Predicted 3D model of a 1718-nucleotide part of an RNA (large-subunit ribosomal RNA, half A) from uncultured Solirubrobacter sp.
The coordinates come from a structure-prediction model, not an experiment, and the mean pLDDT is 83.
The organism belongs to Solirubrobacter, within Bacteria.
Its Rfam family is "Bacterial large subunit ribosomal RNA".
[in-house]
Context: one part of a larger RNA
RNA sequence: GGCACACGGUGGAUGCCUUGGCACCAGGAGUCGAUGAAGGGCGUGAACGGCUGCGAUAAGCCGCGGUGAGGCGCUGAAUAGCCAGUGACCCGCGGAUUCCCGAAUGGGGAAACCCAGCGCUGUUAGUACGGCGUUACCACCCGCUGAAUAUAUAGGCGGGUCGGAGGCAAGCCGGGGAACUGAAACAUCUCAGUACCCGGAGGAAAGGAAAUCAACCGAGACUCCCCGAGUAGUGGCGAGCGAAAGGGGAUCAGCCCAAACCGGGCCGGUGUAAGCGCGCACGCGUUGCCGGUUCGGGGUUGUAGGGCCUCUGUCCGAGAGGUGCGUCUCUCGGCGGGAGUUACCAAGUCGGUCGAUAGUCGAAGCGCGUGGAACCGCGCACCACAGAGGGCAAUCGUCCCGUAGACGAAAUCGAUCCGGCCUCCCGAUGAGGUACCUGAGUAGGUCCGCUCCCGUGAAACGCGGACUGAAUCUGGGGGGACCACCCUCCAAGGCUAAGUACUCCCUGGUGACCGAUAGCGGACAAGUACCGUGAGGGAAAGGUGAAAAGUACCCCGGAAGGGGAGUGAAAUAGUACCUGAAACCGCGUGCCUACAAGCGGUCGGAGCAGACUUGUUCUGUGACGGCGUGCUUUUUGCAUAACGAGCCGGCGAGUUACUCGUCUGCGGCGAGGUUAAGCGAUGAGCGGAGCCGAAGCGAAAGCGAGUCCGAAUAGGGCGAUUUAGUCGUAGGCGGUAGACCCGAAACUGAGCGAGCUACCCAUGGGCAGGUUGAAGCGGGGGUAAGACCCCGUGGAGGACCGAACCGACCUAGGUUGAAAACUGGGCGGAUGACCUGUGGGUCGGAGUGAAAGGCUAAUCAAGCUCAGAGAUAUCUGGUUCUCUCCGAAAUAUAUUUAGGUAUAGCCUCGGAUAAAUUCCGUUGCGGCCGUAGAGCACUGUUUGGCCUAGGGGCCCUACCAGGUUACCGAAGUCAGGCAAACUCCGAAGACCGUCACGGCUACUCCGGGAGUCAGUUGCGGGGGGAUAAACUUCCGCGUCAAGAGGGAAACAGCCCAGACCGACAGCUAAGGUCCCCAAGUGCUAGCUAAGUGGCAAACGAUGUCCGAGUGCAUAGACAACCAGGAGGUUGGCUUAGAGGCAGCCAUCCUUGAAAGAGUGCGUAACAGCUCACUGGUCAAGUGUUCGGGCGCGGAUAAUGUAACGGGGCUCAAGCUAGCCACCGAAGCUUCGGGUUCGACGCAAGUCGAGCGGUAGGAGAGCGUUCCCAUGGCAGUGAAGCGGCGGGGGAACCCAGCCGUGGAGCCCUGGGAAGUGAGAAUGCCGGCAUGAGUAACGAAAGAGGGGUGAGAAUCCCCUCCGCCGAUUGCCCAAGGAUUCCUGAGUAAAGUUCGUCUGCUCAGGGUUAGUCGGGACCUAAGGCGAGGCCGAAAGGCGUAGUCGAUGGACAACAGGUUGAUAUUCCUGUACCACGUCGCACUCAUUUGACCGAUGGGGGGACGAGGAAGGCUAUGGGAACCCAGGCGAUGGUAGUCCUGGGUCAAGCAUGUAGGGGUGGGCUAUGGAAAAUCCGAGCCUGCAUAACCUGAGGUGCGAUGACAGCUGGCUCAAAGCCGGCGAGUCCCGGACGCCAUGCCUCCGAGAAAAGCCUCUAGGGAGAGCGCACGUGCCCGUACCAAAACCGACACAGGUGGGCAAGUAGAGAAUACUAAGGUGAUC
Repeated sequence: GGCACACGGUGGAUGCCUUGGCACCAGGAGUCGAUGAAGGGCGUGAACGGCUGCGAUAAGCCGCGGUGAGGCGCUGAAUAGCCAGUGACCCGCGGAUUCCCGAAUGGGGAAACCCAGCGCUGUUAGUACGGCGUUACCACCCGCUGAAUAUAUAGGCGGGUCGGAGGCAAGCCGGGGAACUGAAACAUCUCAGUACCCGGAGGAAAGGAAAUCAACCGAGACUCCCCGAGUAGUGGCGAGCGAAAGGGGAUCAGCCCAAACCGGGCCGGUGUAAGCGCGCACGCGUUGCCGGUUCGGGGUUGUAGGGCCUCUGUCCGAGAGGUGCGUCUCUCGGCGGGAGUUACCAAGUCGGUCGAUAGUCGAAGCGCGUGGAACCGCGCACCACAGAGGGCAAUCGUCCCGUAGACGAAAUCGAUCCGGCCUCCCGAUGAGGUACCUGAGUAGGUCCGCUCCCGUGAAACGCGGACUGAAUCUGGGGGGACCACCCUCCAAGGCUAAGUACUCCCUGGUGACCGAUAGCGGACAAGUACCGUGAGGGAAAGGUGAAAAGUACCCCGGAAGGGGAGUGAAAUAGUACCUGAAACCGCGUGCCUACAAGCGGUCGGAGCAGACUUGUUCUGUGACGGCGUGCUUUUUGCAUAACGAGCCGGCGAGUUACUCGUCUGCGGCGAGGUUAAGCGAUGAGCGGAGCCGAAGCGAAAGCGAGUCCGAAUAGGGCGAUUUAGUCGUAGGCGGUAGACCCGAAACUGAGCGAGCUACCCAUGGGCAGGUUGAAGCGGGGGUAAGACCCCGUGGAGGACCGAACCGACCUAGGUUGAAAACUGGGCGGAUGACCUGUGGGUCGGAGUGAAAGGCUAAUCAAGCUCAGAGAUAUCUGGUUCUCUCCGAAAUAUAUUUAGGUAUAGCCUCGGAUAAAUUCCGUUGCGGCCGUAGAGCACUGUUUGGCCUAGGGGCCCUACCAGGUUACCGAAGUCAGGCAAACUCCGAAGACCGUCACGGCUACUCCGGGAGUCAGUUGCGGGGGGAUAAACUUCCGCGUCAAGAGGGAAACAGCCCAGACCGACAGCUAAGGUCCCCAAGUGCUAGCUAAGUGGCAAACGAUGUCCGAGUGCAUAGACAACCAGGAGGUUGGCUUAGAGGCAGCCAUCCUUGAAAGAGUGCGUAACAGCUCACUGGUCAAGUGUUCGGGCGCGGAUAAUGUAACGGGGCUCAAGCUAGCCACCGAAGCUUCGGGUUCGACGCAAGUCGAGCGGUAGGAGAGCGUUCCCAUGGCAGUGAAGCGGCGGGGGAACCCAGCCGUGGAGCCCUGGGAAGUGAGAAUGCCGGCAUGAGUAACGAAAGAGGGGUGAGAAUCCCCUCCGCCGAUUGCCCAAGGAUUCCUGAGUAAAGUUCGUCUGCUCAGGGUUAGUCGGGACCUAAGGCGAGGCCGAAAGGCGUAGUCGAUGGACAACAGGUUGAUAUUCCUGUACCACGUCGCACUCAUUUGACCGAUGGGGGGACGAGGAAGGCUAUGGGAACCCAGGCGAUGGUAGUCCUGGGUCAAGCAUGUAGGGGUGGGCUAUGGAAAAUCCGAGCCUGCAUAACCUGAGGUGCGAUGACAGCUGGCUCAAAGCCGGCGAGUCCCGGACGCCAUGCCUCCGAGAAAAGCCUCUAGGGAGAGCGCACGUGCCCGUACCAAAACCGACACAGGUGGGCAAGUAGAGAAUACUAAGGUGAUC
């Protein structure tokens, strides 16, 4: 270290549970708000936080009811203090109070804050301060006032209003209105009038009583449901979209105005007449008539209605209408009738009844046993209109709360009906006439749009915009262009319940809904923590026990924690708590393991250990041997080094809806079947509207067992003859929906963002130091005058060098950083187009951009958030239990198609046809074809010869002709070839037909369901290519794919062979038989010597064997040795020479056995040595050519032989030929078993044929959760969890056992599904690995002492370092207690820790003068009225806000642990008030105040230069304090230290500025004595104004330093002494907003001064006294801000010491800080 077992830790799965959710049903309610809402902020308890309640009357106050004994809410408990039979707490109803914000409303504003006016009032001498009320805007009403303009109106002012505003889930109506998407692209179209924005209303909304439909019949408002119907239609006639009439139901309800006409009031006109009801008589008289307006009556319709007139007609009584008569009209009362609070006219009120908001009564059980506990078991009872449910220590009808049933309200509210009061209406009509009325910029038209099923179409009807524009009942609209007839209705005004939609909310109930990764995001401090500037996003997290009985006490330890003891049924239930799985981490025991090599298993197996039931037993381990390259996905093909997974646990994907379509199974009924909505008691049932079927054909009219075409009784097409449907239900598939799940890049809408960054606006700030020396000016020279030159002066510049500051060129580092852009060293700009603070403006197809597609919050070729939305995805990935049967494809055609899809092909399941037949195989026969081959007859091509027309050359030639030719050459001919696009020919074979035989349904058809359209390789035949490719493309066959087994070492496709399961049986195939390794060291005959075998070519070679041919050879060959190899001649030429042998020509002759005018070497040339050739010796073969077998060379690669699998092999263990054995597979056989199909059989069963399998089809099962029913188990122990044992063909199961656990669970038969996990770079959680590894974030520490359980790290001391234009000190922003003290050490701190910016507790921030408000305005914001705009809203006047600016009054010292310009001491100043004191002025002959008006002022740039000062520093021999020396000197020019001080008041210096008076007049919106303008004049070394500094007072004070006393020390307290002067340097500060120069010409308003308008009876001034509000104030300035961090980054302003230096550079130092957390 491995395996096994046992025991633990970690972790939080599983089981059980549920306080919380989800869905639905019934009822209620459907609004709250200026009487201040919703929602918040802040408070409120004796005491801390959260929740709840409440509001300064603050977990509450009052009253009325209910209940009745205990209470002071929930979060832990306890303490303290209280309340309660005089009725607490609690519950219900009503009332009171109800801070601040919020519509927010007195004004403002950064929500929860600031600042006011007025009235009344408290207090004060008075101001200040306080209390109560009130004060927004708009609309409407009333009143007053009142412009241009007389009346009037607009406007203004005042009063009144229970008027409006704002919030709210869904549903509703209206105004606007997308895109992704679908159409496989896309534009009309679709998505869709959807999402979204906006306005408005209500409990519902909308619609609504026909200018409607219909069809010649009729209906009779609207709304909703079911049909009609996916019909009619519409539609790139694509995708899609899609009515109406009519029928069945729900519910039902109808009315009112305008107008005609009449009357009253008012106004205007006319102007005495018409009039006064009529007739007559009399009488009267602002009457009458016309027009307008208002009120009342009248009136409301389409077979038209109404008005008016005439006639007819109408209960009672009283009164009136001048009188009388006649008649009529009006008013009042009664009677009768009717109606009524939602419309129709209108307010209601009271009582009853019922209900809601608290409540009350409410039956019936005991004993024993077990147990911690009884509700369990047993025994014996009881109730039940109550056996719903919950609780109680386990499962209770009879224990508790309840349940069935029966009761109950002081108060408030609701509803129905009834009744009383009340209110309103009516008490007629009919007939005739007349032609008065019946909705006008309307209907209609044209053009342009929209909506309707209707997309412009033949396009009606309806609606809108623009332009036009009727009729008036003898009229008008509609009936789908239009016209006529006919029918029907009456627009241009309005109201209207119910039926319908929805649920933020209340009450009750239900669930084949969830049960803590589920169910709402949320069972718990959840819209919390946390993230983000913001809109917005958004978690995790339940369980002790019956009861805390939550472990007294002892021990160890600093604590944490633990051991005993105790509680409890249980403590391995100990608050990290039920059960407690797995990963992961350990401890113990047994076996194994240190020469051993691996997908780790499997098969065999020795030894060792253990157990008992002692056995041929079982368990654990496993030396050694055989075989053996994970899983998934994607692929032609993966161990692949192609993808995915670290491991474990949980979650995680074909579902649901639709009277949809189609098919199959089952069921009901059947020529019929069936209902939908609805009604009904949540039932039975009713309901036949409708749908499908029973008849078809035709385009249709139409006809009909036929019909259509047609002249047809012809023929043909489609039908009938051949009759089953329909409704349910389950399943397969499809359609429409997100439709199996996850995943975009994007598009669109509405919002949120300019605290980053870009640009702009306003207002502030910053830039050490040094250099150069423009213009101008002065002087000199020069010129006629200039120009020009020189010297000065001067101080310009997108000038120069260089810090701060801004930037970012190079390089190195860093790259899981110190840092999501930095650091080190160099670098660029640095008075400018510069940098920067604060406040503001501009934004998403938009902004901004000195322009890079840059930037717009770490995001930019279109931000972010939410929404449409589950966009779409011909793409990738993933898709969860088992078994059985069959089983593909990678092809054709088409395709904006090629990795997709459709149809066909191939698969599967069901049905049908039939034994005459279909099909398959083979043989025979008959057809057909044009390939292989072959051939050259055709078409082409082609080599040589012959021949030859024709042409060329040469010769000849006057011409014609002719000759010749080693030139070319058609045709012809002879010989020889070639061809995919040649064929006189032509197989094998394919195909068609057919007889026979064999197979026996294998074929075909119909229907349901698929998958496949990437193929690969071998062989054969072709094309392309290079007769290259593991290349590409076809055809044929096979394998793989989807196929295991044996062989080929290993090796998808090759060879053999197709795996149902088992066997320690046999035979074979390919291939093998020396060993690894099963089987022959087998046999016969050869070959090979190369380890050839056991890679390779051209080419090369006396390798070797065999064969064939041809030379020489006993007349002596070949080889070797001996000898000769000669003469003419040095052949000629050439040459310097050329003698066999540089070269050219010739190459003869002689001697001889043989010898070249020479084969090679050689020389300057010769010479010399050789060869050919010849003889001799020897002695038998020798030379050469061709073919074949096996070998050799050619032959070079990277770690190591490594090109037989290895060892090794040589008459073989190689090769060739042959022979006999054997081995060898999941093949075949044998034996046993399973299963499918078939046959037979009554069955049991027998027989036969099968059973590899991806995509895929079909079938049968297992398991999970819940429901119903029966039954059963359980504290004597359910589920779950850990094991053992057993069973089954699998998923799985339990005859059983042990442990844990402590309350539920299960069988069987049905039913319903959130139903099965290993993979999705899946999601969540836990735990590993890397690894005790990297790192510990710029930098100096050492020693001693202290504290403490413990010290490198804390405190103190000493020494040593570091920063020092900063690492010091002070502010602004931002943060928000981090500040101080005490205590602590779990976590935080990169280590430690006694320490801390950590935890706990207590404390701490003091203002008239500082900053802000009560003052002002800038950019900009808001904005009464107003203008504009579909809405939302935009702009903007008066105003009102808004600092970064203007204005504005306090200084020094001291003091605390923590604050100080705030407290204290001292000394000041500002504003206001007046009880007091003093003075002055005035009271209409005007003291004084004085604008919201006028004027002045405030009031402004940049650069430069000089002067005067101060801050500040240095020095001092001067002054003060102390010192006087260990060693030469040291009382001195010695040493050390120090020598300081404000505001204010007074003075008014350096310096700067010109400043008075008078007159005039149409300026300054009125006025002016003010300002401005013009003119005159005085002074100008002055006067006046301004003005740093200095000086005096402040200060007889304070302070530094030294010193005395008190005190244990320290800290502290109280005293004493006490110099405080001169010189030098000297600012960027002050004078100074000054002066000079320049051009880019450089805020506003208020305070302040002045002027009048105006007010005006007491006022002014001084002293003194008094009053003086709100907010901020701690701490940090980087370890406290922005960067996720105690982060090398970033962050605006002020102060600015010494030496050296130009300097704020740089170096070293001071004050001060600090040693940077391993």